Context: one part of a larger RNA
């Protein structure tokens, strides 16, 4: 001299874009943060509706006996609906969103390789969808609990479940030819025996279901270099190392089991400690290098602490389940609930880091045939000079160089064209009117932001300047106070009576909506 997710002190006009717990991976009150789908399905309920019973109000007639019309309003059925929905079922909760505790490791980085793999919705292409079955939730009734929440028993539906049929370019096997290769082999082809498939729905347009072949795209494993510090850590290690079989996995493979064998790793630093999330970048630096990894982007790894598995194309799953701990509610004490490292927001730590906002209108993302419905993703606003860049506080004249104020050799210097007067101008500002693009998509219709940005008009110099420093490095110097006191200070050093170094004044110098300090890195 630059840099910062900064902090303190003094000070403070607008505006653009950015950024904002870096410490307690601490403990959380309240609200939202993940739902859709009635075009898979019974049921319920609502509203029109369609007959029928009641039911009598009105209103007509009338010889007051009485006829006749028959509305609301129950009850029972018919149908129909872009109606609502707790329960069955289907897809989404594995994305997206935070965090950085772990983790020195194929965790990441970069290159490779699977002849050892998987892959839901998409995307081409073959085929196919015959024919039946049992249940079971909601719903009813009984009942058990203070409650979470259940039991019994009856009945019902389906794109939920289960058998049969069909069956190959699918799996297995056994036989066989052919090529290739990379050591187990791979791949093509024939023949033969075994097994495995499916569901409908509709405004009839179509959407979907099964089986297989590929494509894309997610993943998965596995190798070679890379990738911090100690040796005051020199030896580790028994499923260790290797083999044979089995068993498990999509898959190789001590991954795990039985047996064998006695190996494997180290001074090219094992182990063992410590301290780290990695990279793409980021600061700095001419460079080499040096520091870092906030934002935004990619990969991991955690979700209250350890463990486990189920579901599923996909997890061993932040807002799923089990089990144990800690802590926290609730309780009739028997038994229950809960998981902000998602947005806000509170308590604490702390030098220190924001609103319990608005909106789905844009991009996305789930579902849905579509209308739509979710979306604290996102898209906006609020707060803060946190950081960058703009832009303003007025321009021009104006010497009697007024007053004042500091000095002063009392003559005069200087603040200082600065002030005042004078003409002017409107960036901002204020006030009133107009008023967007972001919207895609022919026509209508949709804007949270926002009556915001701009545009027009109008007032009026009004409303908008501090900060530090002035010995020497280092641009800027006199007065007064104090008197080794008081105090300064980044180094040298000042102060003990004429201090340009301490403390205030004037006046300079420097930066300027900041400016100084401290921290911390080149």
């Nucleotide at each position: 001299g630059g840099a910062c997710g900064a902090a303190c002190g003094c000070u403070g006009g607008c505006g653009g874009c950015g950024u904002g717990c870096c410490u307690a991976a601490c403990a959380c009150a309240u609200g939202c943060a993940a739902g859709u789908c009635g075009a898979a399905c019974g049921a319920a309920g609502c509203a029109u509706u369609u007959a029928a019973g009641u039911g009598a109000a009105u209103c007509c007639c009338u010889u007051c006996g009485g006829g006749g019309u028959g509305a609301a309003g129950c009850u029972u059925u018919u149908a129909u609906g872009a109606c609502u929905u707790a329960g069955u079922g289907g897809c989404g909760g594995a994305c997206g969103g935070g965090u950085g505790a772990g983790u020195a490791a194929c965790g990441c980085g970069u290159g490779a390789g699977u002849a050892a793999c998987c892959u839901g919705c998409c995307u081409u292409u073959c085929a196919g969808a015959g024919g039946g079955g049992g249940a079971u939730a909601a719903c009813a009734g009984u009942u058990g609990g203070a409650a979470a929440c259940g039991a019994c028993u009856g009945c019902u539906a389906a794109u939920a479940c289960c058998g049969c049929a069909u069956a190959a370019c699918g799996u297995a096997c056994a036989u066989u030819u052919a090529a290739g290769g990379c050591a187990u082999c791979u791949u093509a082809g024939a023949u033969g025996u075994a097994c495995c498939a499916a569901a409908g729905c509709u405004g009839a347009g179509g959407c979907g279901c099964u089986g297989a072949a590929a494509g894309a795209u997610g993943g998965a494993c596995u190798c070679g270099c890379g990738u911090c510090u100690g040796a005051u850590u020199a030896g580790a290690u028994a499923g260790u190392u290797g083999g044979u079989g089995a068993g498990g996995u999509a898959a190789c493979g001590g991954c795990u089991c039985a047996c064998c064998a006695a190996g494997u790793c180290g001074a090219c630093g094992a182990u063992c400690a410590g301290u780290a999330g990695c990279c793409g970048g980021a600061c700095u630096g001419a460079g080499a290098g040096g520091u870092u990894g906030a934002a935004c982007g990619g990969c991991c790894a955690c979700a209250u602490u350890g463990g486990g598995a189920c579901u599923g194309a996909g997890a061993c799953a932040c807002g799923g389940c089990c089990c144990a701990g800690a802590c926290u509610c609730c309780u009739a004490c028997g038994g229950g609930a809960g998981g902000c490292a998602g947005c806000a927001g509170u308590g604490g730590g702390g030098a220190a880091u924001a609103u319990u906002g608005c909106a789905c209108a844009a991009u996305g993302g789930g579902c849905g045939a579509a209308a739509g419905c979710c979306u604290g993703a996102u898209g906006c606003a609020g707060c803060a000079a946190c950081g960058c860049c703009g832009c303003g506080u007025g321009a021009g004249g104006g010497a009697a160089g007024a007053c004042g104020g500091u000095u002063u050799u009392c003559g005069g210097a200087u603040u200082g064209u600065a002030a005042a007067c004078c003409u002017c101008u409107g960036u901002c500002u204020u006030u009133g009117g107009u008023g967007a693009a972001g919207a895609a998509g022919a026509a209508a219709g949709u804007g949270a932001c926002g009556g915001u940005g701009g545009c027009c008009a109008a007032g009026g110099a009004g409303g908008a300047a501090g900060c530090c420093a002035c010995g020497g490095c280092u641009a800027a110097c006199u007065a007064c106070g104090u008197g080794c006191c008081a105090g300064c200070a980044g180094c040298c050093g000042c102060g003990g009576u004429a201090a340009u170094a301490c403390g205030u004044a004037g006046g300079u110098g420097g930066c300027a909506a900041g400016c100084g300090u401290u921290g911390u890195c080149c």